[in-house]
RNA sequence: AUUGAACGCUGGCGGCACGCCUAACACAUGCAAGUCGAAUGAGCGAAUAUGAGGAAGAAGAAGGGCUUCGGUCUGGGAAAAGAAUUAUGUGAGCGAGUGGCGAACGGGUGAGUAAAACGUAGGAAUUUGCCAUUAAGAGGGGGACAACCACAGGAAACUGUGGCUAAAACCGCAUAGAAACUCUGAGGAGGAAAAGAUGGGAUUCGAAAGAAGCAUCUGCUUGAUGAAAAGCCUACGAUGGAUUAGCUAGUUGGAAGGGUAAAGGCCUCCCAAGGCGACGAUCCAUAGCUGGUUUGAGAGGACGAUCAGCCACACUGGAACUGAGACACGGUCCAGACUCCUACGGGAGGCAGCAGUGGGGAAUAUUGGACAAUGGGGGAAACCCUGAUCCAGCGAUGCCGCGUGUGUGAAGAAGGCCUACGGGUUGUAAAGCACUUUCGUUGGGGAGGAAAAGCUAUUUAUGAAAAGUAAGUAGAAGAGACGUUACCCAAAGAAGAAGCACCGGCCAACUCUGUGCCAGCAGCCGCGGUAAUACAGAGGGUGCAAGCGUUAAUCGGAAUGACUGGGCGUAAAGGGCGCGUAGGCGGUAGGAGAAGUUGUAUGUGAAAUAUCCGGGCUUAACCUGGAGAAGUCAUGCAAAACUGGCUUACUAGAGAGCAGUAGAGGGGAGUGGAAUUUCCAGUGUAGCGGUAGAAUGCGUAGAUAUUGGAAGGAACACCAGUGGCGAAGGCGGCUCCCUGGGCUGUAACUGACGCUGAAGUGCGAAAGCAUGGGGAGCAAACAGGAUUAGAUACCCUGGUAGUCCAUGCUGUAAACGAUGAAGAUUAGCUGUUGGGUUGAAAGAGUCAGUAGCGAAGUUAACACGAUAAAUCUUCCGCCUGGGGAUUACGACCGCAAGGUUAAAACUCAAAGGAAUUGACGGGGGCCCGCACAAGCGGUGGAGUAUGUGGUUUAAUUCGAUGCAACGCGAAGAACCUUACCUACCCUUGACAUCCUAUGAAGUACCAAGAGAAAGGUAUGUGCCCGAAAGGGAACAUAGAGACAGGUGCUGCAUGGCUGUCGUCAGUUCGUGUCGUGAGAUGUUGGGUUAAGUCCCGUAACGAGCGCAACCCUUGUUCUUAGUUACCAACUUUGUAAAAAGGGGACUCUAAGAAGACUGCCACUGAUAAGGUGGAGGAAGGUGGGGACGACGUCAAGUCAUCAUGGCCUUUAUGGGUAGGGCUACACACGUGCUACAAUGGAUAGUACAAAGGGAAGCGAACCUGCGAAGGUAAGCAGAACUCAAAAAGCUAUUCGUAAUCCGGAUUGGAGUCUGCAACUCGACUCCAUGAAACUGGAAUCGCUAGUAAUCGCGGAUCAGCAAGCCGCGGUGAAUACGUUCUCGGGCCUUGUACACACCGCCCGUCACACCAUGGGAGUGUGUUGUACCAGAAGUAGGUAGACUAACCUUCGGGAGGUCGCUUACCACGGUAUGAUACAUAACUGGGGUG
Repeated sequence: AUUGAACGCUGGCGGCACGCCUAACACAUGCAAGUCGAAUGAGCGAAUAUGAGGAAGAAGAAGGGCUUCGGUCUGGGAAAAGAAUUAUGUGAGCGAGUGGCGAACGGGUGAGUAAAACGUAGGAAUUUGCCAUUAAGAGGGGGACAACCACAGGAAACUGUGGCUAAAACCGCAUAGAAACUCUGAGGAGGAAAAGAUGGGAUUCGAAAGAAGCAUCUGCUUGAUGAAAAGCCUACGAUGGAUUAGCUAGUUGGAAGGGUAAAGGCCUCCCAAGGCGACGAUCCAUAGCUGGUUUGAGAGGACGAUCAGCCACACUGGAACUGAGACACGGUCCAGACUCCUACGGGAGGCAGCAGUGGGGAAUAUUGGACAAUGGGGGAAACCCUGAUCCAGCGAUGCCGCGUGUGUGAAGAAGGCCUACGGGUUGUAAAGCACUUUCGUUGGGGAGGAAAAGCUAUUUAUGAAAAGUAAGUAGAAGAGACGUUACCCAAAGAAGAAGCACCGGCCAACUCUGUGCCAGCAGCCGCGGUAAUACAGAGGGUGCAAGCGUUAAUCGGAAUGACUGGGCGUAAAGGGCGCGUAGGCGGUAGGAGAAGUUGUAUGUGAAAUAUCCGGGCUUAACCUGGAGAAGUCAUGCAAAACUGGCUUACUAGAGAGCAGUAGAGGGGAGUGGAAUUUCCAGUGUAGCGGUAGAAUGCGUAGAUAUUGGAAGGAACACCAGUGGCGAAGGCGGCUCCCUGGGCUGUAACUGACGCUGAAGUGCGAAAGCAUGGGGAGCAAACAGGAUUAGAUACCCUGGUAGUCCAUGCUGUAAACGAUGAAGAUUAGCUGUUGGGUUGAAAGAGUCAGUAGCGAAGUUAACACGAUAAAUCUUCCGCCUGGGGAUUACGACCGCAAGGUUAAAACUCAAAGGAAUUGACGGGGGCCCGCACAAGCGGUGGAGUAUGUGGUUUAAUUCGAUGCAACGCGAAGAACCUUACCUACCCUUGACAUCCUAUGAAGUACCAAGAGAAAGGUAUGUGCCCGAAAGGGAACAUAGAGACAGGUGCUGCAUGGCUGUCGUCAGUUCGUGUCGUGAGAUGUUGGGUUAAGUCCCGUAACGAGCGCAACCCUUGUUCUUAGUUACCAACUUUGUAAAAAGGGGACUCUAAGAAGACUGCCACUGAUAAGGUGGAGGAAGGUGGGGACGACGUCAAGUCAUCAUGGCCUUUAUGGGUAGGGCUACACACGUGCUACAAUGGAUAGUACAAAGGGAAGCGAACCUGCGAAGGUAAGCAGAACUCAAAAAGCUAUUCGUAAUCCGGAUUGGAGUCUGCAACUCGACUCCAUGAAACUGGAAUCGCUAGUAAUCGCGGAUCAGCAAGCCGCGGUGAAUACGUUCUCGGGCCUUGUACACACCGCCCGUCACACCAUGGGAGUGUGUUGUACCAGAAGUAGGUAGACUAACCUUCGGGAGGUCGCUUACCACGGUAUGAUACAUAACUGGGGUG
């Protein structure tokens, strides 16, 4: 884009089209093919003519009863007068029969059919009713049969017998041509007919009626021609399968005959052995064919409804009859199935005609009207028939058109939705105002479709005619299914008329709410796990619109089967390799011819459709006029370049002669040495062998080792080489014999002999198979020993097939250059093999190979690149998403193993290639880090403190969870804190803003209650403005509502802050360059560094964030300044003490400077960066320490610091109070403390810090207490006073290896302090008690120098509470060979099937569920072959049993016919045996998905 569509939602009107795609399933009912009386006989018969009849009563209506529906009985003078009735004749009309024409058309359907059909173009051996034209004829006879009547049979359908009868029915005779046909003995012979209607003047006949004849029309017979049909033949075209390769006996051809309308094996007999087939026969499957329809730029693809042409079929199968035409849809016969009737004997039927019914189905209409028009049949005609047709009905099924209003209208209304709360949007939309009236409604009017025929009149022709017929003219009447038509007018009134899908991307259109991997969506990708533009709803929007979506289907996009127009090194794809048949393709020159080719002409290519130009419906759809176009078409003419065929030549391709040449090319025979093994003999003694280490094994019966000898088999070291040869597989000691191919040179010969190659045929590694040999070594299987969780393996000791030979089979390999063969063309450089050129060497160039780079070019890239994967040509093979599947079935091959060929169902949305960036590796290289190693000290064991898990509990609030949670948030839970629990209370609230009213606020007191809350009493009146009244600010109480409040949830919605990799050296950008691109380069490389630090090199050049430095502190010195610090010299006082005067030297304080930069020297390095050593220096190569943390990672941590979106809550999840809990305790873990002691404990004495704190504070001294502490109290907001005693250390004494004079837990008692309050639940003191633990398993942590270890001191928090944390100083080590290993990290490189990135990915079995499929004892159904049986109806032949109108007859009969019987053919049916397809099956095989 499209549709004969269906389904969902919705639906105003009209026009034009279309409407069982399925069950060629079965059909009730009605209709669809009749007509002609001018072919014909009889019957009925309105009417009419004539005669008879009749009041002496003929006949008998309406009504009623019965009924077999035919009739019969009754009835009554009602009506009626020359009536009824009757006879004869005419006779409209009716319906059965004989006869004629039609029924073979029209209408339906698509089952069958792959050719007997269809389409296109041709052909010759034919026929044709009606129709047109034309020639001739049409004489004279005869006998029947229906109808009808009678009888008979039957339920019926229907039938039989006898009798009568007409014809345009039937049959003879006559005639029938110089035409045509058939036969022929070539002379000849044979064969026909039918009449009817109308007319009336003359003529004839007749008594008349009338007849004959005549005229006209129609019909009849025999010919001819045409038109239009039909039959037959040929070529080409149009479909899938080779897992269908051979088919065919009337088969192919011929002679003769038969048959037909007609050619012909169409049929028969005879003869011959042909015919078709890889250019696809035969078989199987599917299918009506075409014009065309649909799509596409086209070429193509798919389809074959409606309309049109052809074919086939008519319940299924067979058959003929009639006829011009049928083997016949609404005919016949037979067989079969089915349905119906039946008296059971027998009959009837065929909607794939129009309607309609059932059924099937997702699905397809009315049991309508009319012959008015068009057409058909019959008829002389009127007319009759016509479910053809024309119309209507139903259906949005499609196409087309119209409408559902138009203008104005901002208060941007209300409502809805959203919101950042300001507003925005719906939206000029609505309302309102002003208009219009298509369509629809109602009423009225109103075309065209109607021409003709017939009738009347008339003209002409014909005619004797005024008749008839034909042609024409004029006129009148009448005929419309549709139809309440189209169309027009009027009236009223915006009045009656909009939906559907979508809104994540593709793809136009976005927000809110609900939901919470649920419900659901989905064409693909994919959405949904609490902020969903993707689900559902809403608002808004987008698209189309009386429709819109969905589903199904076709084409396109798809260059995704590639003719136009693809590929095959690695993505799917080159056959393992030759030879070679058919086929395809083919060198140079000339000639003739014209098959292909090209041009032109003629014919045809139906119409419709399509295109163009016009016309008609108001437009369009639709209808219609004209034109051109359309071909693998046919025929003729012309051209001769190219291709093919023919012919004549040529030598450049190919072959071949001659002269040389290299080689593991092949086959056969012989032969050689080294080595292994075995055997024999000698020497010799205890091991050998084997491995990572062992063991099995061998060996005192003498091994291994070694010497000599012998046997046997297999393989051929060095040479040896990206060397050689061969088509490939492959080929390796030497010699001989046989043999294939290549290369070089030369240019005598042939003269296109060529290339490729389906089928075919040969060769073809290893393993394997068969038979017979052989068997040294090696070695599947197997055995043993090890290894291991196991070890049906890797390792070891043995060891059989096999490996070897001969003969045969197998026919496959990653048979690979993953690269088919041949030819031509297109830069170079380098190595190498074999020739030749050269007198020789070298070099150069040449031919044939074989390798490495590389240009152009190619390629998706990798790469290829004269040995192409470049450019061109020819031929072959092969591919078309992955899996299923190197499979199944079938076939062929094979002894087997197996091979070759080769699907489908089902399933997935990928599979794959090349390259890129990362990540990873029990890959590689380089480097670093308390990473290991070397050391020191710990943890893990004990007791205890503290945190966590777990458990418990009313609650044990919450968070943190590998490193990077666990002395963490918490720098300090008795109440408070507090978030938890229990109980009691409050509800605009403890807190913020706004409003109203009142009052200042406040203070003191009373007293129930656990308290919060509540009540009462007293007191009190401020500040600002203003003269006052009054107002204002702040505060309190009461009230109403907006709101407050939440440590409620989400750290996976967030900000901020933080941890971690990691103080690791990295991470990026701009421009340029390279690459199709992702990306690369820079940033890699050589050095160097702590460092991407620096230097050099360099398609890169620069730059940013990081590193470093700048900052703080500490180490040295100087300058300045000296109080509360300091005190060397001087002075004074003093027992003494810098206490005082004083000093500015020192220490120190705190400001500012200096100092260190590889600066200097030597060596080294590349003359660099730098490194090593040294000098000087307080300090040396970053001097020590700190702050400082790149791009990023971990959805790391925190909603409970704070902030914050969303959600939740609102007499509670908020607020208040009291008490309790966070402090629980079988247990487990982390982090500490104290120890286990003598480098120690205890006692006594004694020395030396730093950094800090202090006013609700630090608190001296003095007094009391054993002590914690208390009392009193000076000083100090502090370089001044105070905390404050530093401790380890040192000196002395004691303890003597003991669970102790170690250790101090636990417990009892007594106290102190803080605080409303130490019960749950504080710290400390004294007395007493005196637990475990005697140095700690596996494992694990910290530390490289003022560090570890050890010793004490201070601070924050804090009423009180420190073994934790943060700081301070004192004493003060050991070790580092080094980078193999462990962990972590950095750079380069490599592999990758990983990218959630190795905690990745992923293979197979097993278990379970489902799905499709193969095999399967079989079973069922269909199709079909062969052989045979059988043989209805029918046709043809035969026969003469029976019968027999026409003709003949010598009257006997004959001819002919009918029936019967029979032969041949043959449908259905049957038997036997094959083939094939489908379905199904216990069981079973693998496969797919989860």